This is a predicted structure of a 97-nucleotide RNA (Glycine riboswitch aptamer) from Virgibacillus sp. MSP4-1.
[in-house]
RNA sequence: AUGAUUGCAGGGGGAGAGACUGCAGUAUAUGCAGCGCCGAAGGAGCAAGCAAUGGGAAGAUUGUGAAUCUCUCAGGCAAAAAGACUCCUGCAUGACG
Numbered sequence: 001a002u003g004a005u006u007g008c009a010g011g012g013g014g015a016g017a018g019a020c021u022g023c024a025g026u027a028u029a030u031g032c033a034g035c036g037c038c039g040a041a042g043g044a045g046c047a048a049g050c051a052a053u054g055g056g057a058a059g060a061u062u063g064u065g066a067a068u069c070u071c072u073c074a075g076g077c078a079a080a081a082a083g084a085c086u087c088c089u090g091c092a093u094g095a096c097g
Base pairs, nucleotide, nucleotide: 006092007091008090009089010088011087012086013085018035020034021033022032023031024030036077037076038075042073043071044070045069049064050063051062052061053060
């Protein structure tokens, strides 16, 4: 010298849903109140399986256990910003050989 995997940085792509109503505000920002929505920042929840307890066995209990599923706390609902995920480049890591 091969470079799996994981992480970081830069750049590109990247969906959904009210420019809602009222008051304040120059305002599409923001704050308060109201009704209606979205899921792909983040967050929360769970199946099978596995492990343990217990039992003759079945069932049961506890733990662990994933998501783009579910919830909608947070966030979002013109544009901008953000955005899971993904591509390229670079820097680390170093499975395998």
The prediction has a mean pLDDT of 83.
The organism belongs to Virgibacillus, within Bacteria.